[in-house]
Context: one part of a larger RNA
Parts: sequence; structure tokens; C1' cells
RNA sequence: GAACGAACGCUGGCGGCGUGGAUUAGGCAUGCAAGUCGAACGGAUUUUUCUGGUGUAGCAAUACAUCAGGGAAAUUAGUGGCGAAAGGGUGAGUAAUACGUGGGUAACCUACCCUUCGGCUCGGAAUAACCUGUCGAAAGACGGGCUAAUACCGGAUGCGACCUCAGAGACUUCGGUUUCUGCGGUGAAAGGGGGGUCCGCAAGGACCUCUCACCGAUUGAGGGGCCCGCGGCCUAUCAGCUUGUUGGUGAGGUAACGGCCCACCAAGGCUUUGACGGGUAGCUGGUCUGAGAGGAUGGUCAGCCACAUUGGGACUGAGACACUGCCCAGACUCCUACGGGAGGCUGCAGUCGAGGAUCUUUCGCAAUGGGGGAAACCCUGACGAAGCGACGCCGCGUGGAGGAUGAAGGUCUUCGGAUUGUAAACUCCUGUCACGAGGGACGAACAGUAGGGUGGCUAAUACCCAUCCUGCCUGACAGUACUUCGGGAGGAAGCCACGGCUAACUCUGUGCCAGCAGCCGCGGUAAUACAGAGGUGGCAAGCGUUGUUC
Repeated sequence: GAACGAACGCUGGCGGCGUGGAUUAGGCAUGCAAGUCGAACGGAUUUUUCUGGUGUAGCAAUACAUCAGGGAAAUUAGUGGCGAAAGGGUGAGUAAUACGUGGGUAACCUACCCUUCGGCUCGGAAUAACCUGUCGAAAGACGGGCUAAUACCGGAUGCGACCUCAGAGACUUCGGUUUCUGCGGUGAAAGGGGGGUCCGCAAGGACCUCUCACCGAUUGAGGGGCCCGCGGCCUAUCAGCUUGUUGGUGAGGUAACGGCCCACCAAGGCUUUGACGGGUAGCUGGUCUGAGAGGAUGGUCAGCCACAUUGGGACUGAGACACUGCCCAGACUCCUACGGGAGGCUGCAGUCGAGGAUCUUUCGCAAUGGGGGAAACCCUGACGAAGCGACGCCGCGUGGAGGAUGAAGGUCUUCGGAUUGUAAACUCCUGUCACGAGGGACGAACAGUAGGGUGGCUAAUACCCAUCCUGCCUGACAGUACUUCGGGAGGAAGCCACGGCUAACUCUGUGCCAGCAGCCGCGGUAAUACAGAGGUGGCAAGCGUUGUUC
């Protein structure tokens, strides 16, 4: 000199963009942070409508009440599906099961999405909800009865797929890989919705078609598992380490290779090119500094990894050994009828504690993205916004021009004057920002719906799909940005330094005192070095100090 997730002191007008728990991975009140689908299913509730019966009123039409059945619309506790493994947080652990980079996988997996091929058949038994009973303070648990499905189970079929065997060919690192042919074996599925034709008194059924699902295989994309080479901390006051250890055979296990696990056999394997041990630490793209080489660093953003009160474990699933799932154990907190139960902010806010120190218990799903759904839509503390903090960077302002009796006052003085100083007053202007008033956005494209056109599908001018035109509809921020008008210089400057390094000097007070100080050093009666004042220099909504890095 530069830099900072900074802190402290004095001061503080506005805006934009960023950024903000670095310490106790300490404890947490409260609210929210993962749901969705009724176009998978049986119920329940509400509203409405139709048909039939009964009753009341009425001459009647009809009205009201009630019962039974059917339809429509809406809501949804439960079964079922998908999601919940993403998104979000943190850096404890980890010196290598991590990361970075380059490869390998003929040793592998992949839900949803895309491509292509083939299929979608016949049956069955349950169970929640519901009703009912029992136990319990509660959390909840157990029993009996009924019922549905795209839930569960069995059979059929088998284009592919996989397995065994046989034959032939190609490649080969000689381990094996791959192609073709043949016999045999294993193994699948589910329906929902729209429109139409026909049968039927009805309930319902058959068929055609469209669409979304479903099953087997296949291709791709994206994602992941495993393996290898190389690279990046300190320590020898750590020199030897190792028994599943190193290798083999066989068996098991896994999606898959492998001591991954097990039985047996052999006695190996690593190490001064630093094994083993100890300390410290998430790694990288990057960031800071520097002319560079290098040094330091890894906050925000992005990629990877690890963790989720501590330790262990598996279940489900395409995927977890799973932050707001399950089980066990520990510590802690809470409820309890003392028998037993409940919980996990290293999500967003917020609170206590510790600390020099780090924000609102805000608004919205309008946009972008994600989950579910045919869609409307629902959910989303991701995200978009607003709020707080000069924490940082950047921009703007605090006025401009003229103005000499060089006013007054202050300070100094050799008492003549000098300086503050064109500075002020005064005159003429301007109108940024702030303030008040009026107008007022971009971000909105979709999706949907109504009408119309074209094309496709089809038996069809239904439906549906694609596309186009027109209308309607959707904004948290926000009455914000922006803009116009109004008034009026009116509301807006400080901080540090002035002995040398280092730009900037005098007076007064003090008298080795009080004090200053980054280094050299100042202060003991004229201190440009202490304290105050005037003046000057520097930077400026900041300025200094402290800490850390180069």
C1' cells in the first nucleotide's frame, strides 16, 4: 500500500447492488417449512333433482312433511397410487471408503421422461373405513361382524428377456467375450375417463372409437455404484507396522468386482520415495495479495463429500441405512391417575446462553423452479419481495455565479499590521436529493374458458388431439420505480493528523508532573512531539484505531 463475513471510538443526508451467528455441531417456547390425486376404491356428510308410496291442507291443480329407489354437484376420515432419497441447513467428523483431474467397467444399477416392438386373458380369498365389544388417565391397544379397488393371491399365454445343454463361426490380454441355430425350462398385466351404436321394462350388458393408465422387452438421455493412475498439511522428541493381516481354492453375499464374509491351505503384505502413530483440517472452481514466481485463504455463489440430540441397526423402495420415517440403547426436556407415555430448529423467523460481534416470530405463490393431478387447482419459510445494520462497493447531494470599507469577531503581533478571507454579509440564479400533491409502470407469458377457422383420429359433421384468430381472466413487490407540478438555499459534514519517517505551525497552560508514542523518541520553566485554542494539511458520509493475510 492492498484486502476483510470484521469489531471498537467519534460522526452520520439519500439511493442502487451486494452482504450479515466466523464463538457453544450449546439448550430451545411458539408458528410455519411435504404434500397431492374423488378421472383407482367402498363409504360418510351436505345441497339439489326425478320416480313411487303414505299423511295433512284443499273441490281440484298443487303445497308441505315423511319413507323407499335412481341421478347430479360439492366436501373428505380411511384403503390405494405417486412424492416424501429432491429442495433447504451445517462443517462436527474425515489426511482418505473424501476431493480435483484423467481413464476403466467384457464386473454394474437406474422410478418418472423419450424411441421402437409385442401384449393387456380367466378366476379367487381377504382387509381398513363402517357397526359392535373390551382394556387404558393418556398415548393407544386387542377381539367379533360386513364390504371395495389400479390393494393382495392363483391359473393361462410368451414377441422379446433370462437359465441349462448341444452344434457352428468371429475376436482374444488365452481368463474369457460375442454372434447364429436347435431341444428344454422360468416368468406378466388393471383398470379409469369421454363420445357413439345395439339389446333390455329396469338394473345392467355387448360392441365401436378416442384418451390416460398397466405388463414384457428395447433405445436414448439424465443420474448413480465400483475400480485404477497422478496431485495437494505439519510432526522422526512417532521407526518399525500388520493375523482377515497378504495371497490361493471353494462356498456365500451383492445390481456388480473384491477377504466383502466364511471354511481350508500357504506365509505373506507395507515401510526413510516416511509405513505405523500423533496434531490439525471438509475438498475444489475460486478469493486476497503480488510485476510475476509464489504466499495466504476456502464466508457469500457453484460442484462434490459428510452429518442431522449421541451411538448402533435394519425395514420400505428404482433410489436411504433416510434432517421434520421406524426399532434399540444413552444423556437431556416435558406430561402422568406412577402403571406408562411424548420430543429432537446443523429448515425459515424467533428465544436463552456464551461472546468484541452478526437481522424481521414480515408479505406472496404474481414470476422462476419442484411435488401431485387429465385439468382446474392444491402444496412449496425453495424462491420472489419487503424490513433492519454506513457491514462493503458504487453513484449523488449538502448549492452556483458575482461580491473588498478586505466589515465585525477570533488568533497572532516587532502594535505598523498580518491572518481567518471572496470566506461571510449583500445581489442575481439553479432546483439534484429530501418533503408535499397529481398521473403511474415493465416484470404477464401461460394455463383455462367462450366463439370461430384448419388439420388429424374415427363409422361419425360425437368425443379427443394439434394448431391459429378474437374476447375474458391472473401482480406479493406497489400507488413502488418513473414522471409532472409546488415552495424554498431552505432539511443535509464530519473525522484524523500537523518533531522526522509524512503533506501540514504558532500562542497559552503544564514543568521528567499530567501525559504522548508505529519506530526513533518527546516532557526536569519559552515543548512546532503533552493539554487547549487559532491556523494548516489529508480523506470525506465517513474518518481513525484494533485484529488478520499478502

The prediction has a mean pLDDT of 85. The part of an RNA shown here (small-subunit ribosomal RNA, 5' domain) has 550 nucleotides and comes from a Candidatus Omnitrophota bacterium. NCBI's taxonomy places the organism under Bacteria, Pseudomonadati, Candidatus Omnitrophota.